Predicted 3D model of a 1522-nucleotide RNA (small-subunit ribosomal RNA) from an uncultured bacterium.
Its mean pLDDT, the model's own confidence on a scale to 100, is 84.
It matches the Rfam family "Bacterial small subunit ribosomal RNA".

[in-house]
RNA sequence: AGAGUUUGAUCCUGGCUCAGAAUGAACGCUGGCGGCGUGCUUAACACAUGCAAGUCGUACGAGAACUCUUCUGCUUGCAGAAGAUAGUAAAGUGGCGCACGGGUGAGUAACGCGUGGAUAACCUGCCCUGGUAUCUGGGAUAACAUCUCGAAAGGGGUGCUAAUACCGGAUAAGCCCACGGACUCUUCGGAGUUUGCGGGAAAAGGAGGCCUCUAUUUAUAAGCUUCCGUAUCAUGAUGGGUCCGCGUACCAUUAGCUAGUUGGUGGGGUAAUGGCCUACCAAGGCGACGAUGGUUAGCUGGUCUGAGAGGAUGAUCAGCCACACUGGAACUGAGACACGGUCCAGACUCCUACGGGAGGCAGCAGUGGGGAAUUUUGCGCAAUGGGGGAAACCCUGACGCAGCAACGCCGCGUGAGUGAUGAAGGCUUUCGGGUCGUAAAGCUCUGUCAGAGGGGAAGAAAAAAAGGGUGGUUAAUACCUGCCUACACUGACGGUACCACUGAAGGAAGCACCGGCUAACUCCGUGCCAGCAGCCGCGGUAAUACGGAGGGUGCAAGCGUUAUUCGGAAUCAUUGGGCGUAAAGCGCACGUAGGCGGCCAGCCAAGUCAGGUGUGAAAUCCCGGGGCUUAACCCCGGAAGUGCAUUUGAUACUGGUUGGCUUGAGUAUGGGAGAGGGAAGUGGAAUUCCUGGUGUAGAGGUGAAAUUCGUAGAUAUCAGGAGGAACACCGGUGGCGAAGGCGACUUCCUGGACCAAUACUGACGCUCAGGUGCGAAGGCGUGGGUAGCAAACAGGAUUAGAUACCCUGGUAGUCCACGCAGUAAACGGUGAUCACUAGGUGUAGCGGGUAUUGACCCCUGCUGUGCCGAAGUUAACGCAUUAAGUGAUCCGCCUGGGAAGUACGAUCGCAAGAUUAAAACUCAAAGGAAUUGACGGGGGCCCGCACAAGCGGUGGAGCAUGUGGUUUAAUUCGACGCAACGCGAAGAACCUUACCUGGAUUUGACAUCCCGGGAAUCUUUCUGAAAGGAAAGAGUGCCCUUCGGGGAACCCGGAGACAGGUGCUGCAUGGCUGUCGUCAGCUCGUGUCGUGAGAUGUUGGGUUAAGUCCCGCAACGAGCGCAACCCUUAUCUUUAGUUACCAUCAUUCAGUUGGGGACUCUAAAGAUACUGCCCCGGUUAACGGGGAGGAAGGUGGGGAUGACGUCAAGUCCUCAUGGCCUUUAUGUCCAGGGCUACACACGUGCUACAAUGGCCGGUACAAAGGGCAGUAAAUCCGCGAGGUGGAGCCAAUCCCAAAAAGCCGGUCUCGGUUCGGAUUGGAGUCUGCAACUCGACUCCAUGAAGUUGGAAUCGCUAGUAAUCGCGGAUCAGCAUGCCGCGGUGAAUACGUUCCCGGGCCUUGUACACACCGCCCGUCACACCACGGGAGUUGGUUGUACCUGAAAUCGGUGGGCUAACCUUCGGGAGGCAGCCGCUUAUGGUAUGGUCGGUGACUGGGGUGAAGUCGUAACAAGGUAACC
Repeated sequence: AGAGUUUGAUCCUGGCUCAGAAUGAACGCUGGCGGCGUGCUUAACACAUGCAAGUCGUACGAGAACUCUUCUGCUUGCAGAAGAUAGUAAAGUGGCGCACGGGUGAGUAACGCGUGGAUAACCUGCCCUGGUAUCUGGGAUAACAUCUCGAAAGGGGUGCUAAUACCGGAUAAGCCCACGGACUCUUCGGAGUUUGCGGGAAAAGGAGGCCUCUAUUUAUAAGCUUCCGUAUCAUGAUGGGUCCGCGUACCAUUAGCUAGUUGGUGGGGUAAUGGCCUACCAAGGCGACGAUGGUUAGCUGGUCUGAGAGGAUGAUCAGCCACACUGGAACUGAGACACGGUCCAGACUCCUACGGGAGGCAGCAGUGGGGAAUUUUGCGCAAUGGGGGAAACCCUGACGCAGCAACGCCGCGUGAGUGAUGAAGGCUUUCGGGUCGUAAAGCUCUGUCAGAGGGGAAGAAAAAAAGGGUGGUUAAUACCUGCCUACACUGACGGUACCACUGAAGGAAGCACCGGCUAACUCCGUGCCAGCAGCCGCGGUAAUACGGAGGGUGCAAGCGUUAUUCGGAAUCAUUGGGCGUAAAGCGCACGUAGGCGGCCAGCCAAGUCAGGUGUGAAAUCCCGGGGCUUAACCCCGGAAGUGCAUUUGAUACUGGUUGGCUUGAGUAUGGGAGAGGGAAGUGGAAUUCCUGGUGUAGAGGUGAAAUUCGUAGAUAUCAGGAGGAACACCGGUGGCGAAGGCGACUUCCUGGACCAAUACUGACGCUCAGGUGCGAAGGCGUGGGUAGCAAACAGGAUUAGAUACCCUGGUAGUCCACGCAGUAAACGGUGAUCACUAGGUGUAGCGGGUAUUGACCCCUGCUGUGCCGAAGUUAACGCAUUAAGUGAUCCGCCUGGGAAGUACGAUCGCAAGAUUAAAACUCAAAGGAAUUGACGGGGGCCCGCACAAGCGGUGGAGCAUGUGGUUUAAUUCGACGCAACGCGAAGAACCUUACCUGGAUUUGACAUCCCGGGAAUCUUUCUGAAAGGAAAGAGUGCCCUUCGGGGAACCCGGAGACAGGUGCUGCAUGGCUGUCGUCAGCUCGUGUCGUGAGAUGUUGGGUUAAGUCCCGCAACGAGCGCAACCCUUAUCUUUAGUUACCAUCAUUCAGUUGGGGACUCUAAAGAUACUGCCCCGGUUAACGGGGAGGAAGGUGGGGAUGACGUCAAGUCCUCAUGGCCUUUAUGUCCAGGGCUACACACGUGCUACAAUGGCCGGUACAAAGGGCAGUAAAUCCGCGAGGUGGAGCCAAUCCCAAAAAGCCGGUCUCGGUUCGGAUUGGAGUCUGCAACUCGACUCCAUGAAGUUGGAAUCGCUAGUAAUCGCGGAUCAGCAUGCCGCGGUGAAUACGUUCCCGGGCCUUGUACACACCGCCCGUCACACCACGGGAGUUGGUUGUACCUGAAAUCGGUGGGCUAACCUUCGGGAGGCAGCCGCUUAUGGUAUGGUCGGUGACUGGGGUGAAGUCGUAACAAGGUAACC
């Protein structure tokens, strides 16, 4: 620091996802040791049990027992007494503590917390320091004893007693209160100091020691003295209370809130200010700088993350706050409205004798419950700290330790070296090997941890006691006390850390991942199954993505997963984003608050800047040191803490204030332009209607029609009239207006802009949240009006349907007046204002200059409105002085798509509806611009038997053949639009043959290797359908030789490696082939342009059969295609003449024979044709048109030749081949059958339907082929197929071989025929082991359909179509098929509008599997979340009223009453009781608000191939959209 993911590819926008760090974590697998930390995040749910706050006898009174000793009595084991236990235990009065420490985070959005201040508005026990005192009296009461109530808890009565308990009095340095005087300070409120007078409030003793003073008696007491305590005052310290500035979550779909409310006065209350409370008076106070309400939440130091700014968080540790079962209340106290106190109410739990009582783990352990989840009912007060005490000491679940847990961080180990035969084994393999792998074993070492036994710390220093020294106090050397010194005691952890020794490689490695992101690859299994997945996505038979294995990668006593936070995310953008088209400029204006604001000068110093001071707790983070063997961890010091407060200074800028200026803004004067607005009036053209005339049968309308109108007179035409609406031409990217919008003419009223020249005011400005106004069309209300047009509606058409498009009608509406509504793709999809930044060219308005008599023209200024374009900018398209450029100010808006501009709520509206405006859920995209293709019922140009013009067919019949289907034991398999179907198959009776039935066979029918035997080979017999099985006989060769034998080939037998497969996969493949298409295209290098995909070249103008050629051009060249080179045919020449030929000579039946080399022909080499020549057109070109010559003329005809690619096209059954399957069978052999079936459908053909013909007779002319397992003549036989025969021929020699149509003559005469020949019967021929299933042909007989073929469809442009015959391959035999050959030999093409196919350019696109594309909505089904909903049920809260516990306060106090007073009567004071105010809880009524649930209902989302249509994307077939 980035990466993946939208596309065929690209750039951008934009979301989703990943890599990092972290955690009080949990879960899965695994687990050796130690150190340091951490451990109920959920139910502030309920709690059994134990412990967590006591202590003081130096405040006080009282005071046991067990047991022991002694004594006495005596029934010798009992009773009593004394002493010890012991002034002990337990309890009580009293003092201090219990408000600390410990827990939790429910509540709280608050002066609660943080930070900085204030307190002149306050308090502060214990503690420190300094003063002054500690005098004198009194009455009670617990304990105890006794009586008594109660189950208990707990009381009650009577009697006794003490105090540092309680009460009275004295005294008062100082204190408090009231009044008066003086001084100082001051925020003017007050505060402080001092002084005078009056009034008021205190106390308690305990312990040790001593004899100086007094008394007696050595000693003790009064006393003295010391210590502790007590009272009071002042100060300090500490801790707290209160107040203020600033900061402190979200919602405006919470906009108004407030009666103690805001202020004042008097009073009360508090430690203290204050509506804190109360009476009265006034009517204020808060709020868009967010009051009030709702939701959520303890706050902070810090912690996690981040480069930082920030974001998230508030466990452990520390500070503050709040709470203690829930709610309320006070008491005590220095301090509480009190976690382990009290009272009341409520819920819950427990005890109960049913009358009543008890309790509060959010202390430490622990239990249940909840939960994914969080520990021991441990040890100790040894240390640190706290409470009490004079102290010893006691208490302390604070704390120190230990236990449990890999929960986290840190450290260590599980060995090190050597060791190749690269062992065995696993995995894999191309079978060679590779890999695990120096890894192991083996050898040599080391010794951490764990284990065993041994030694063994630091943490401990004090206090106290007693000793010494030295001070203080004192009368004192006593006591007490400070300091110093020496000695001794005390350890939970724990026999722990640590140390040495012992012994031993021995006890100690897992987890996740391996398609990309992301480091790491193979095999097997599975077969869209099982499964994986963070995103993209894997899996449908060769899965590096599932599961296992081997190997590898990463981390390591851990590793993964899940959850959460920050980061990446510049994806809320202060740092640091945007708004023409991606999400995003309010429809437009005016304008309030607010924000911002021209030039000059003075002053102030709020912002700003600089310095100082205080604070910013400690811990944490950072830096430097130090201590544990290191580290984590701990300790010390420093820095930092960007903040707040205060103070001193600076004055450039901002701000404030004062004074001035004119350029911003405005006003005045003079002009012209304009569909700017409002009102009134006027006009002509046209439509319609009415009246009348003329006139007759149609009119109207459409793609074509019909509905409709018309003989009751339409349409047409003429005249007149009525009425409403709109204003042709001018008219123009012309004008005006803020926008919406504005169009005949005239008049009146009225707004704004512009130009010119001067004068005036003096910043008066810009923008604008709320607010206000204007605002197309359509709509609504009331009242008019209504000619035309025209939603709805009706009818006619179209259509599968047609609730549409088209037609005929037609009502609202459109028009006017007055209101409402407030929205549009209200668009320049571009907010307003100001400034700056090249130009060119139009146009509208006004002006200036030159020139002119004047008008044009020309130059120029300002304002508006267009086009092109530089820099710049932009993702690109584009924008570009009218910015989307460069800057400034202000406002509005955006943050993935869908759900949705929807629901709910609120506001507005008569309604329709408008404005504001979510979420659940769902997807990994949605989107912008541009690119290349493809496509279009888009456009342009061009071609093709593509159409048209013609000729002949197919489709109808019969038959042949192929296919489908059906059938069958099998009817083997493949091929399926063109581009399967007389195709593979150039030929299925057996064979072929792959199929079926049956019979056999298993190293095999075939190949290689090994062993044994034998040469090979031939003959015969039996059985069987054959294959096969069984048996007998004959017979030995070649090469080498050391003569034993060995070798090659062949046969038989045997074992296993292996053979074999027309079995599957053509979607694993090679090769071959079809097709677009013989269409003219397909690409590359370099350069250039573009961010890029890509473009250019290859486009353009011409031309061609052609990307053929020419010209032009940021292109220049090149390659594969085209063409040419090749074959054949057409002409000629030369050469050569046998088997071919024969003009001339001879000869014959006959080129038969001589002869000839002329001709034909044959077969070799050449020539010829190139737009070469002429004319015209064309750009002086390419080329085209015409002509000459020529056998042939513009690629002469035909063939071979098939670019890049497309169709997962065809073929595993030609061959080859990966993988899979099979191996006594899916292999091999054999016999028979089948591939030849037959209600039917289709393709391709043959023969016909006849007279341009059939039949009979005669007669003429080819080309190209084939021939030895062949072709076969003559001859003879047969009606014929054929037979016989065998000459000749390995072929220009012989044979097949007759060519046929044609020509000549005859016959038939339009009929199912002398057409047609199917079918069937009989008889034959040939081939062949064999013609039954199942061959071809011949003869005789039979004589079916068919009389020219519906819709539709095919071929052909010249030696072609049509027609006629001939040959060949295959082949024993079998052709109407296929491949060739020649004979006869046409018609037509105006032309490119249309159909089909193709090429180029351009355009649109939401398509890219590419239109056989994409895609919308209803309905049906399933699931999911949400809204409404008669209601119902909870939470919370407001208002009114009722009830009103405990308690404070106030009143009362008739009852009761120790201390004081008393004149003893009583009084003062106090208490119970009662009353009142406040008030928790509860209740009633009625609202608000938020949830749960709800028959039914509404839309939404998702879902595999459901239904109906086809709305959108192309002109999407009616342009689309608001």